[in-house]
RNA sequence: UUCUCAGGGUGUGGUGCAAUUCCCUACCGGUGGUGAUUUUUAAUAAAAUAAGUCCACGAGCACAAAAACGUGUUGAUUUGGUGAGAUUCCAAAACCGACGGUGAUAGUCCGGAUGGAAGAGAA
Repeated sequence: UUCUCAGGGUGUGGUGCAAUUCCCUACCGGUGGUGAUUUUUAAUAAAAUAAGUCCACGAGCACAAAAACGUGUUGAUUUGGUGAGAUUCCAAAACCGACGGUGAUAGUCCGGAUGGAAGAGAA
């Protein structure tokens, strides 16, 4: 430099004229880092693997502007156990989720999006 890839999830029941939006219940977890787990090896070591809630980033939203760039904003975890050491292991119980749309309030439906992108891989 080019190419490829790069987000999952509402089933049953209830109320109602009307709800995948409310109630009950269910289900889902982007990227990099850290990390005491696990696997391979004879091994100091090396490689692979391990956090939705830690640290950072992306998407989203707002701002001025034609655009790009930029600036700002941007959710949520405790308790117990082991141990020299764990918000990462083990156990349990919690919590969180952009904007617009809708006959009725949406993490899961529809739309911007056949988009963009942290980044990963290949040549």

Predicted 3D model of a 123-nucleotide RNA (FMN riboswitch aptamer (RFN element)) from uncultured Methanobrevibacter sp. The organism belongs to Methanobrevibacter, within Archaea. The coordinates come from a structure-prediction model, not an experiment, and the mean pLDDT is 77.